[in-house]
RNA sequence: AGAGUUUGAUCAUGGCUCAGGACGAACGCUGGCGGCGUGCUUAACACAUGCAAGUCAAGGGGGCCCGCAAGGGCAACCGGCGAACGGGUGCGUAACACGUGAGCGACCUGCCCGCUUGUGGGGGAUAGCCGGCCCAACGGCCGGGUAAUACCGCAUACGCUUUGGCCCCGGCAUCGGGGCCUUCGGAAAGAUUUAUCGCAGGCGGAGGGGCUCGCGGCCUAUCAGCUAGUUGGCGAGGUAACGGCUCACCAAGGCGACGACGGGUAGCUGGUCUGAGAGGAUGGCCAGCCACAUUGGGACUGAGAGACGGCCCAGACUCCUACGGGAGGCAGCAGUGGGGAAUCUUGCGCAAUGGGCGAAAGCCUGACGCAGCGACGCCGCGUGGGGGAGGAAGGGCUUCGGCUUGUAAACCCCUGUUGCUCGGGACGAAUCCCUGGCAUUGGCCAGGUUGACGGUACCGAGUGAGGAAGCACCGGCUAACUCCGUGCCAGCAGCCGCGGUAAUACGGAGGGUGCGAGCGUUGUCCGGAAUCACUGGGCGUAAAGGGCGCGUAGGUGGUAACCUAAGCGUGUGGUGAAAGCCCGGGGCUCAACCUCGGGUCGGCCAUGCGAACUGGGUCACUGGAGCACUGUAGAGGCAGGUGGAAUUCCGGGUGUAGCGGUGGAAUGCGUAGAGAUCCGGAAGAACACCGGUGGCGAAGGCGGCCUGCUGGGCAGUUGCUGACACUGAGGCGCGACAGCGUGGGGAGCAAACAGGAUUAGAUACCCUGGUAGUCCACGCCGUAAACGAUGGGCACUAGGUGCUUCGGGGAGCGACCCUCGGAGUGCCGGCGCUAACGCAUUAAGUGCCCCGCCUGGGGAGUACGGCCGCAAGGCUGAAACUCAAAGGAAUUGACGGGGGCCCGCACAAGCGGUGGAGCAUGUGGUUUAAUUCGACGCAACGCGAAGAACCUUACCUGGGCUUGACAUGCAGGGGAACUCGGGCAGAGACGCCCGGGGUCCUUCGGGACCCCUGCACAGGUGCUGCAUGGCUGUCGUCAGCUCGUGUCGUGAGAUGUUGGGUUAAGUCCCGCAACGAGCGCAGCCCCUGUUGCUAGUUACCAGCGCGUCAUGGCGGGGACUCUAGCAAGACUGCCGGUGCCAAACCGGAGGAAGGUGGGGACGACGUCAAGUCAUCAUGGUCCUUACGUCCAGGGCUACACACGUGCUACAAUGGCAGGGACAGAAGGUUGCGAAGCGGCAACGCCGAGCCAAUCCCCAAACCUUGCCUCAGUUCGGAUUGUCGUCUGCAACUCGACGGCAUGAAGCUGGAAUCGCUAGUAAUCGUGGAUCAGCUACGCCACGGUGAAUACGUUCCCGGGCCUUGUACACACCGCCCGUCACGCCAUGGAAGCUUGGAGCGCCCGAAGUCCGUGUCGCAACCCGCAAGGGGGCAAGCGGCCGAAGGCGAGCCAGGUGACUGGGGCGAAGUCGUAACAAGGUAACCGU
Repeated sequence: AGAGUUUGAUCAUGGCUCAGGACGAACGCUGGCGGCGUGCUUAACACAUGCAAGUCAAGGGGGCCCGCAAGGGCAACCGGCGAACGGGUGCGUAACACGUGAGCGACCUGCCCGCUUGUGGGGGAUAGCCGGCCCAACGGCCGGGUAAUACCGCAUACGCUUUGGCCCCGGCAUCGGGGCCUUCGGAAAGAUUUAUCGCAGGCGGAGGGGCUCGCGGCCUAUCAGCUAGUUGGCGAGGUAACGGCUCACCAAGGCGACGACGGGUAGCUGGUCUGAGAGGAUGGCCAGCCACAUUGGGACUGAGAGACGGCCCAGACUCCUACGGGAGGCAGCAGUGGGGAAUCUUGCGCAAUGGGCGAAAGCCUGACGCAGCGACGCCGCGUGGGGGAGGAAGGGCUUCGGCUUGUAAACCCCUGUUGCUCGGGACGAAUCCCUGGCAUUGGCCAGGUUGACGGUACCGAGUGAGGAAGCACCGGCUAACUCCGUGCCAGCAGCCGCGGUAAUACGGAGGGUGCGAGCGUUGUCCGGAAUCACUGGGCGUAAAGGGCGCGUAGGUGGUAACCUAAGCGUGUGGUGAAAGCCCGGGGCUCAACCUCGGGUCGGCCAUGCGAACUGGGUCACUGGAGCACUGUAGAGGCAGGUGGAAUUCCGGGUGUAGCGGUGGAAUGCGUAGAGAUCCGGAAGAACACCGGUGGCGAAGGCGGCCUGCUGGGCAGUUGCUGACACUGAGGCGCGACAGCGUGGGGAGCAAACAGGAUUAGAUACCCUGGUAGUCCACGCCGUAAACGAUGGGCACUAGGUGCUUCGGGGAGCGACCCUCGGAGUGCCGGCGCUAACGCAUUAAGUGCCCCGCCUGGGGAGUACGGCCGCAAGGCUGAAACUCAAAGGAAUUGACGGGGGCCCGCACAAGCGGUGGAGCAUGUGGUUUAAUUCGACGCAACGCGAAGAACCUUACCUGGGCUUGACAUGCAGGGGAACUCGGGCAGAGACGCCCGGGGUCCUUCGGGACCCCUGCACAGGUGCUGCAUGGCUGUCGUCAGCUCGUGUCGUGAGAUGUUGGGUUAAGUCCCGCAACGAGCGCAGCCCCUGUUGCUAGUUACCAGCGCGUCAUGGCGGGGACUCUAGCAAGACUGCCGGUGCCAAACCGGAGGAAGGUGGGGACGACGUCAAGUCAUCAUGGUCCUUACGUCCAGGGCUACACACGUGCUACAAUGGCAGGGACAGAAGGUUGCGAAGCGGCAACGCCGAGCCAAUCCCCAAACCUUGCCUCAGUUCGGAUUGUCGUCUGCAACUCGACGGCAUGAAGCUGGAAUCGCUAGUAAUCGUGGAUCAGCUACGCCACGGUGAAUACGUUCCCGGGCCUUGUACACACCGCCCGUCACGCCAUGGAAGCUUGGAGCGCCCGAAGUCCGUGUCGCAACCCGCAAGGGGGCAAGCGGCCGAAGGCGAGCCAGGUGACUGGGGCGAAGUCGUAACAAGGUAACCGU
């Protein structure tokens, strides 16, 4: 520090996800030791049991015990101090609760410290105790008597308190401090060992507390208004104290968009985690503050509480009970139940630290110190170290060679951490106190005493490698790979995604990687995320500019001077607790941990100084802004008037049969006279031409002409005001169309609706009609793709060229014209910007100011709530759930019922076919025991098959064999190998038996070879062509496909290869940021067409000769044909024309041939997971007495049908018969087979010649003559009968051919469809491969005869190039929308039902304070001799307030709810085709 994921690829946008760190954690697997920490995050749920606050006998009297006494001990009671600390918890609380900084001139303070003064003298009670009584318990009543440092007067008293007055000093507003005088009121306690400890008044201090204020820190505006003690005042009460804290009266205030009020959530902080920081999250342990103590209320005591282990009352709950009544409060420490994923011992000790009491000893202390449990966390240590290759065994993999586990182990030599055993053994301890010494008013020194942890840490010795390793991961991100199993199953998964037979992704194994007493998983927080952007983002098209203006608050604001000092800067002072953090040092062996010093603690407060900038004040200025004046353009707005054209309707005339409408029609109108045409009239709406990329307006929007009223802009010139400005949350106004209300109006147009068409349907597109509406007036609505998809203002930053309008100058009679300046409106374009497209002085550039808005897609602009509206609906505006994307720009393709250019027997022109018939053949289907298998649009179907009766043969039935029909090797045994013949049973394979011939090498062992037995192995046309090689088809003989370098682009990529010409061609030329090159094209190769040369047998025969009835038959010849080798020839080379040049094209000459002469071979990068595992080869997999192999028979030849490819025909351009003529190429020795003979023929017999330019096989159409005469025929030949021939072991299933007989369908073939452009189509025959024969009419080849037509490229099909659109990219056989049906999920509404919360009103009203009253009751003081009275207290009673409770009306929130609404998700459901290409009616927005 980044990475993965949208695409075919790219860039950018954007979300999701991952790698890091952390935790009071939990869960899974595993677990040796120690140290330091830490441990109910949930039920502030309920609690058994024990403990957690007592102490003082030197305050008091009495009791009991010990003691002779002195004295000591025990403990109840009165009394003092403490119990308000310490400890727990986080409920409540959004608050002066907390943090921070100030203030109190408005306050309190026990114990402690300092100073000062005092401590005199009396009185009356009451617990305990004694006696009596009640009682289950808790407890209580009566009588008697008693003490105090308990209680009460009196005296005295200051600088205390109160009242009044005077003076001084000071100051925040009320006032504060001091001095003097006066007045009122007020104290005390004693104990004692004589050292001391107490007590009271006053002043001050320290520490603690109370109150007030500034500032700071959560969410929600779908909470916008809140408030009656409310805000203030006067008076009173109350408090330690200010205060509306409380009360009476008066006033009507107070708070709030700088967020009041309400709702939700929450203890706050130091800090903690994370982060580069800013920030975000968090508040467990420790520390500070707050709040609470079963729930709610209340006061008492006290210095302090409204009190966790106090009291009273009420509620709920629990317990005891004799039923009358009582007791209780673990959110103290342990512990229990419960809840929960989850959180410990009913331990030891007061030795230390701290606290309470005490003079002290000491007592108390679950604070605390320790120990226990838990890998919960952090830190440290160990499970050994060195050597050791035959690289052992075993495991795994393997190309079978080996590799790996792996120096790992064994083995050898060591060490001794830890554990275990034994021994030694602390620091923490110094006090108090005792003793001694020294000082002496309270002190110092020395020695002694005191340890829960603990016989622990630590040290030593012994033992002995001996007891101690796991967990996750290994497709990418991300470090680590193989085998087996599984087969979209089982499963994995953080994201992308793996799994459908070769899975590094599932499960196991081997190996590896990472961490390690831990490792993973889950959850949460921060980070990455610049993905809420202060640091540090955006808004033309990705999400995002408000529809537009006016304007309030607010924000921001020109130039100069002076003042001020709030902001700002700087100095100083205070504060910012400790801990934490950082730096340095120290202590535990290190570390964690602890400790010391320093720093930090970002902040706040006070004060001094400064004055540039911002703010504030004063005074000026004119440049911003505005005003006046003079002009000017304009569909700017409103109102009134007016005009013509057109349309429709009405009346009339002329006139006759149609009009209208469409792709074509029909509905409709018309003989009752339409349409057409002429005249007249009526009505409403809109304003042709001008008219424009033009003008005006803020936007919506505005269009005949005239008039009136009116807004704004611009230009010019001076003058005036003097910052008056910009923006603008709320607010107010305007706001197209559609729509709504009321009333008019209604010609045309036209939702709805009706009819006609179209269509599978057509609730549409088209047509004929037609109502709202469109128009006017008034009032609503308030939305649009309200768009420049671009908020407003100001300034700055190259230009060029139009248009509108104003002004200046030149010229001109003038309009025009030229030039300069301003305002406006367009286009092009540079810098710059942008993801790109593009923008570019009219910015999307560079800056400043203000406003609005965005934060993944869907759900959804939906629901709920609120506001607005008559309604429709608008504005505001979520969540659950769901997806791993959605989206932008550009690129390359592909596609389009987009465009341009151009090819091809593509169409057209033409000739002949197919589709109809019969037959042949292939296929589908069906059948079958089997009908073996493959091929399936073109590009499967006379295809693999260029030969299925057996064989072939792979299929079926049946019968056999098991090292096998075939290969190689080994072991054992036998045999010479090898070969020929026969017999028996059998369908045969096979089995049994008999006989004959009889090889080679040898080191004599044997070997080659064969047979038998056994072991390795063979074998498979079994599967996978979607694991493959090879070969092939196809687009397509189409003209394309690429590369290097350079250049352009962020990039995919482009350029080159596009453009202008030209070509059959990316063929060539020209141009060009390209220049070259490769694979293709062409050419080189073969055949053919002309000629020459060479050669001359088997071919040839002109001339010479011989011979024959005749024939190159013979001698010869080398001329010719031919054969087959070489060579020549053709290259747009020449001429003319066209072409800007060129390339090239057109025409011509010559030539056998002319513009690639004709034909062939040859097939670029690639596409179709095209075809083939059955030609062959081959990975994997399966079978192994069978899925191998042998044999017989059957099948591949089946047959209701359907299709493809062919043959033969339907006839007279023909058929039949007779006669006659002319090829080329190929083949031939178990072969071709002449001639002759036989047979009607197929064929047979005989057999010449030929291993072939020698012999064999060699045409038909054609020509000629005759018959047939339009007829299912002398056409046609299917089918069937019968007789034969040939091949073959064998023609039944199932061969071909021949003779005779039979003579079917068929009379030119519907929709549709195929081939062919010249020696072609058509037509005629011939040959060959395979092959015993042949179902060949197939295929391949050969020659004979030999046409017609092409205007042309609109259309169909295929293709090439350029361009355009795209939501397609397995690419239009694409993508994709909505209803319906089914399943699942969350959610809205809903009659209601139910739960909770906060308040309000009324009723009742406990405890209790306060107020009143106070008969009765009462020791202290006063009067009185006393009785008694006074004063005071107080029960009781009354009153205000008042918790809980009750009643009531509403509010808010949650749950549930028959039914209902839409939504989301879900491999292959239904209906249609809306969108994407002009998506076949351009699409979209509002209504």